[in-house]
RNA sequence: GAUCCCGUAGCGUAGUGGAUAGCGCACUGGUUUCCUAAACCGGAGGUCGUUGGUUCGAAUCCAACCGGGAUCG
Repeated sequence: GAUCCCGUAGCGUAGUGGAUAGCGCACUGGUUUCCUAAACCGGAGGUCGUUGGUUCGAAUCCAACCGGGAUCG
């Protein structure tokens, strides 16, 4: 340099045109316990990599760029 794949919460991930963007772990409040852990009931945390475009409507489709990975040269 070329081709392909990936980028969503602190971490791992689902969601492939329309419902308030979900789940697990972690974090946090409470119940319980002599205390801790476990268990159970709640809560917070996301401008969906960036910028444009298409569309009535975009995390999702298209383009460029940024970052990571694989293969080839």
This is a predicted structure of a 73-nucleotide RNA (transfer RNA) from a Planctomycetota bacterium.
Its Rfam family is "tRNA". The family's RNA type in Rfam is transfer RNA.
The coordinates come from a structure-prediction model, not an experiment, and the mean pLDDT is 82.